[in-house]
RNA sequence: UUUCGGAGCCAGGCCUUCGCUCCGAGGUUCUUUGAGCCACGGAGAGGAAAGUCCGGACACCCCAGGGCAGGACUCCGCGCGAAAGCGCGGGCGCGGCGCGUCAAGGCGCCGUGACGGACAGUGUCACAGAAAACAAGUAGCCCCGCCGAUUCCUCGGCGGGGUGAUAGUGAAAAGGUGGGGUAAGAGCCCACCGCGCGCGCCGGCAACGGCCGCGGCAUGAAAAACCCAGUCCGGUGCAAGACUGAAUAGGAAGCUCGGCGGCCCGCCGGACAGCUUCGGGUAAGUCGCAUCCGCCUCCGCCCCUCGCGGGGCUUCGGCGCGACGGGUCCGCCUUCGGGCGGGCCUGAGAGAAAUGAAGGCCACCCCGGCUCCGGCCGGGGACAGAAUCCGGCUUAUCGGCUGCGAAACUAG
RNA sequence: CGGGGAGUAGCGCAGCCUGGUAGCGCAUCUGCUUUGGGAGCAGAGGGUCGGAGGUUCGAAUCCUCUCUCCCCGACCA
Numbered sequence: 001u002u003u004c005g006g007a008g009c010c011a012g013g014c015c016u017u018c019g020c021u022c023c024g025a026g027g028u029u030c031u032u033u034g035a036g037c038c039a040c041g042g043a044g045a046g047g048a049a050a051g052u053c054c055g056g057a058c059a060c061c062c063c064a065g066g067g068c069a070g071g072a073c074u075c076c077g078c079g080c081g082a083a084a085g086c087g088c089g090g091g092c093g094c095g096g097c098g099c100g101u102c103a104a105g106g107c108g109c110c111g112u113g114a115c116g117g118a119c120a121g122u123g124u125c126a127c128a129g130a131a132a133a134c135a136a137g138u139a140g141c142c143c144c145g146c147c148g149a150u151u152c153c154u155c156g157g158c159g160g161g162g163u164g165a166u167a168g169u170g171a172a173a174a175g176g177u178g179g180g181g182u183a184a185g186a187g188c189c190c191a192c193c194g195c196g197c198g199c200g201c202c203g204g205c206a207a208c209g210g211c212c213g214c215g216g217c218a219u220g221a222a223a224a225a226c227c228c229a230g231u232c233c234g235g236u237g238c239a240a241g242a243c244u245g246a247a248u249a250g251g252a253a254g255c256u257c258g259g260c261g262g263c264c265c266g267c268c269g270g271a272c273a274g275c276u277u278c279g280g281g282u283a284a285g286u287c288g289c290a291u292c293c294g295c296c297u298c299c300g301c302c303c304c305u306c307g308c309g310g311g312g313c314u315u316c317g318g319c320g321c322g323a324c325g326g327g328u329c330c331g332c333c334u335u336c337g338g339g340c341g342g343g344c345c346u347g348a349g350a351g352a353a354a355u356g357a358a359g360g361c362c363a364c365c366c367c368g369g370c371u372c373c374g375g376c377c378g379g380g381g382a383c384a385g386a387a388u389c390c391g392g393c394u395u396a397u398c399g400g401c402u403g404c405g406a407a408a409c410u411a412g
Numbered sequence: 413c414g415g416g417g418a419g420u421a422g423c424g425c426a427g428c429c430u431g432g433u434a435g436c437g438c439a440u441c442u443g444c445u446u447u448g449g450g451a452g453c454a455g456a457g458g459g460u461c462g463g464a465g466g467u468u469c470g471a472a473u474c475c476u477c478u479c480u481c482c483c484c485g486a487c488c489a
Stems, first nucleotide, its partner, number of pairs: 001408005007402004012362007020044005026038005046383001050394002053392005058237004070233005075090006091115001092113008116228002121226002124221002138167002140163010175193006194217001195215004200211004241287004251278006257269004291323002293320004300313005324347010364381007413485007422438004432469001440456005462478005
C1' cells in the first nucleotide's frame, strides 16, 4: 500500500427566496369563552422512525386458592439490566489449517454452535438393500458329506454348516486402529484409544476435566416430532381509557288531555297531538401526549381526632441563579480535532397526519467524455418517514472516517 | 395504530398437525362418437408449493427472516 474480517462514529455543509405544523408574546376582525387573518421570535424525523419478533411503563377489565390450555427462555461463572437481552471469560461439540502417529487416538491455532433431556414415555428412520434398532447370510470366503470330470495341482454341481473380515445397498450396517490368532473369520485374545458403570478419588465456584477400578461393549440419529424437566408470564391493548357533549329519532316522568263526576280532591287510561323536565354517552371536541427532577398554591378527596388541629394524595396554574441535551454570543486554553467558563434562547407532538420545494456556491465519492496531464465538462449520489412511550432483536442501506486483527506485496 | 389469517397447475381447493413419489374438480390439448357443434367416453400435458436461510439422510410440511394479499378492533347510543 492492497485485500479480507470485525468494532465504533457520520448519514454533506452554507446562503437567498417561497411554503407547512406547533409554541410564545403582539396587533386586528368577528357575537362572547373562542376562532380567523397579519407581522415578529423560537422549535421541528431515524440508525433503523420499518417488521411488530421479545420484554416493560401506562390504562382498563378480571381477581379466595389451585389446576388445565397457551407462550417466552435453556451448557457454566461473573458483570450491566426492571425483564428480555447484551458483554467478558471458561467448558463441550462440529468444521478448517498446521504438527505428530504405521494408522487411529492426540496437540496447537482460527472459525462456529436455537448448546437442558433420546435407559420418563409414545412414535419415526421412506426408497434401496439379505438385514434398519430385541438386527441380518445376497454375493464372496472357509469346512464337511455325496456325485461327476481330471493332465491328479485341482475344477464343477447338489446338500449341510461356519463366518459380520471383503464387496454391494444406504444418510446410517451395530466400537476404531494395529497386531496375534483361526479352516476362514470375529473383542476370540492383546496394546492404545473410544464407550458405559462406580453416587470411587483428585482438581475446579460450576459446566466439566484427570486418575483408578470394573465391564468385552449392553441402548445409533433426530426433541427447529409429540413430549419431559427447570425458571417466568392473569387478559386486552392509546381504536387502552378519562372528561365535556349536540341535532334528529326513540324512551321515562309530569302537565294540557280522555273516562268516573254537578264541581274539587282522588283514582283509572296511555290511542292521537302539544309543552316541560330527565337520564344516555352517538356526531364532535378536550385530555391521555412527552427531556428529567424538585418545590409552591386554589379547588377537591382520604385518614387520625369529641373538637381545635395534624398527616397524605391530586386536576388546573405557577416557580426553579436545578440537572441533562441543543443553538448562539463573549472570554480563555489548544496537540487546531476541540475543550473549559459565563450570558441569552430553547426541548417535535401533527391527528390522515407538518418536518418541504426552487436557485446558487463549496466539499467528498462513482460513471462517461475531452486533455496541453495541471485539470475541464456532463450526469448520478442510498435505505427510508415519528403516530402513547421506553429497552432489545431482526431486516433494508449509496458511501465516508477512525482504531484492532490476519494475509500478500513494496520500501527503509 | 393494534390484533389475527392466507399464499400449492390458468381458476377454485386438498395435502402441512404426525417430514419420505404433489393430488382433486373445472379449464387446456389429443383421439373416439356426430353431417357439424355441444354433451358424453378414453387418454395426455401443465407445479419445484410466494422468496431466502437453517434443522434433518431427506422439507409443501418443522424453525427463523422477508414479500404480497385479506379480515377484525372506534360503540351499552
Two RNAs folded together computationally: RNase P RNA and transfer RNA, 489 nucleotides in total. Model confidence (mean pLDDT): 75 of 100.